[in-house]
Molecule: Bacterial RNase P class A
Organism: marine sediment metagenome
RNA sequence: AGCAGGCUGGGUGAUCGCGGACAGGGUUUCCUGUCCGAGGAAAGUCCGGGCUCCACAGGGCAGGGUGCUGGGUAACUCCCAGUGGGGGCGACCCCAAGGAAAGUGCCACAGAAAACAAACCGCCUCCGGUCCUCCGGCGGCAAGGGUGAAAAGGUGAGGUAAGAGCUCACCAGUAUCUCCGGCGACGGAGAUAGCUUGGUAAACCCCACCCGGUGAAAGACCAAAUAGAAGAGAAGAAACGGCCCGUUUCGUAUGACUCUCGGGUAGGUCGAUAGAGGCCGGAGGCGACUCCGGCCCAAGAUAAAUGAUCACCUCCCGUUAUUCAUUAACGGGAACAGGAUCCGGCUUACAAGCCUGCUUUA
Numbered sequence: 001a002g003c004a005g006g007c008u009g010g011g012u013g014a015u016c017g018c019g020g021a022c023a024g025g026g027u028u029u030c031c032u033g034u035c036c037g038a039g040g041a042a043a044g045u046c047c048g049g050g051c052u053c054c055a056c057a058g059g060g061c062a063g064g065g066u067g068c069u070g071g072g073u074a075a076c077u078c079c080c081a082g083u084g085g086g087g088g089c090g091a092c093c094c095c096a097a098g099g100a101a102a103g104u105g106c107c108a109c110a111g112a113a114a115a116c117a118a119a120c121c122g123c124c125u126c127c128g129g130u131c132c133u134c135c136g137g138c139g140g141c142a143a144g145g146g147u148g149a150a151a152a153g154g155u156g157a158g159g160u161a162a163g164a165g166c167u168c169a170c171c172a173g174u175a176u177c178u179c180c181g182g183c184g185a186c187g188g189a190g191a192u193a194g195c196u197u198g199g200u201a202a203a204c205c206c207c208a209c210c211c212g213g214u215g216a217a218a219g220a221c222c223a224a225a226u227a228g229a230a231g232a233g234a235a236g237a238a239a240c241g242g243c244c245c246g247u248u249u250c251g252u253a254u255g256a257c258u259c260u261c262g263g264g265u266a267g268g269u270c271g272a273u274a275g276a277g278g279c280c281g282g283a284g285g286c287g288a289c290u291c292c293g294g295c296c297c298a299a300g301a302u303a304a305a306u307g308a309u310c311a312c313c314u315c316c317c318g319u320u321a322u323u324c325a326u327u328a329a330c331g332g333g334a335a336c337a338g339g340a341u342c343c344g345g346c347u348u349a350c351a352a353g354c355c356u357g358c359u360u361u362a
Stems, first nucleotide, its partner, number of pairs: 001359008010313007018037008039336001043347002046345005051215001053213002063211005068082005083097001084095004098206002103204002105200003120145002122141003126137004153171006172196001174193008219270004228261001230260004236250005277296008314334008
């Protein structure tokens, strides 16, 4: 100067305040005490699962997703170990990495031509003209120039009018076959063939595999109120009132009223925090991870609590003074961000600081 991995995410005290659990007191939601009270990403809601209800004989179509190999896992588009390709001097990093010799489409600009090839400059035979070394024409060619991100293998020799895989040698690439190594992706070696085949599939498409929908406002339960053509009883019931009398209203089978049932709005309880849980140790494995043993319980709110102020310390910045180093005073700052059903991932944000291993240069 870098590369890779991991960790911390201010501390202590005082005062006031909030949510929950337990205990005591008070006796409806109050007081006192003790204890507990956000994160590495709680975020984005992008994947995968647990759980929930709905749907579902089986198969197919449509639609969506994934796409080298082997393994891990509850599962994954995640992780680990490899293979192949690309980048870097290197540590190391990156890859959506099946098929373009199934079919279709597209390839801007430039260029003759962007794919059944084609010919601007150029090269060449022949013919004609002629100012005698140029011009024109019928043809041949694709070596050289030029265009482009990309131009139909590369180098050399032969060959030819000039040229060309036209032929040959070597090299590169492709296809097929054989042998060796590897579980495999693939790697190594050899032989043969035709001479050579542009790119693009996060374009359609083809191939293989996977996928039912719904999200905690899921869902389950309790249950004021209102609706009942439900069941039983029923001749009285209600209001005024301290009580009686009395008055009024409703009702007497078209059933007032009472009880029960049903129903499920408000509200409440569960779901809901003991779990694919954490920590430590041991064993297996290169590793992801798995198994065994021990210990621990660590927010559970519901419109949503976890906060505020002050002091000291810690770190950073600035100013001033001072010193050999430095130290002191004053001022300012200390990130990203916050649960809401729970887990596993991915991605994104993050002040300041710490640790480990490695590379390159001096």